[in-house]
A computed fold for an 83-nucleotide RNA from Candidatus Nealsonbacteria bacterium CG01_land_8_20_14_3_00_12, annotated as transfer RNA. Rfam family: tRNA. Rfam classes the family as a transfer RNA. Its mean pLDDT, the model's own confidence on a scale to 100, is 81.

RNA sequence: GCCCGGGUGGCGGAAAGGCAUACGCACAACACUUAAAAUGUUGCGGUCGUAAGACCAUGUGGGUUCGACUCCCACCCCGGGCA
Numbered sequence: 001g002c003c004c005g006g007g008u009g010g011c012g013g014a015a016a017g018g019c020a021u022a023c024g025c026a027c028a029a030c031a032c033u034u035a036a037a038a039u040g041u042u043g044c045g046g047u048c049g050u051a052a053g054a055c056c057a058u059g060u061g062g063g064u065u066c067g068a069c070u071c072c073c074a075c076c077c078c079g080g081g082c083a
Base pairs, nucleotide, nucleotide: 001082002081003080004079005078006077007076010025011024012023018066027043028042029041030040031039045056046055047054048053059075060074061073062072063071
């Protein structure tokens, strides 16, 4: 240099045009316990806001589309292959 695969909450990871983050782990609160562990229930992206709610967010920047994690282009990063 060329080719292929990948980048999504704190972590693993799904979603392949239509509620972004299913599911699991971790974490928090509560229940249970003498206490803890285990187990169960609930919650858990960010910013602003007293709240209701609003806006933003899938590596970065553009494009296509009524609508993009998903399709297209460029770039950055990680892994593999060829030279």